c-di-GMP-I riboswitch aptamer, 88 nucleotides, folded computationally.
[in-house]
RNA sequence: CAACGAUAAAGGCAAACUUGUCGAAAGGCAAGGACGCAAAGCCAUAGGGUCUAAUGUUCGCGAGAACAAUGACAGCCUGGCCGCCGAA
Numbered sequence: 001c002a003a004c005g006a007u008a009a010a011g012g013c014a015a016a017c018u019u020g021u022c023g024a025a026a027g028g029c030a031a032g033g034a035c036g037c038a039a040a041g042c043c044a045u046a047g048g049g050u051c052u053a054a055u056g057u058u059c060g061c062g063a064g065a066a067c068a069a070u071g072a073c074a075g076c077c078u079g080g081c082c083g084c085c086g087a088a
Base pairs, nucleotide, nucleotide: 004086005085012037013036017032018031019030020029021028022027035075041081042080043079046078047077048076049073050072051071055068056067057066058065059064
C1' cells in the first nucleotide's frame, strides 16, 4: 500500500415502536428507544429497484379509478467518493 474483518481495543450509527414537528403522500427532522450495522459515513444529476401521486392526462353523471416523478428511500442491489481500528 492492497485485500481481509476478532468473542480485540477506542469510539460511532440506530430498525420497529412512541411523542413532537414539516409534508398532499411517500417520507424527512428532533427527542426517547435498540432490531441490527465495519462504512447503517456521503452521492438519488451513475445504473437498476421500491414507495408515493400534490400536479397533469385519460375514463366516469358522480363518488372515484387508471397511468405518469418533477417527490422520496443510501438500513434494497451494483457503482463512485471519503474514513476509524489491526488479530488471523
Background: Rfam family: c-di-GMP-I riboswitch aptamer. Its family is annotated with cyclic-di-GMP binding in the Gene Ontology. The sequence was found by an Rfam model in a public genome assembly. The coordinates come from a structure-prediction model, not an experiment, and the mean pLDDT is 90.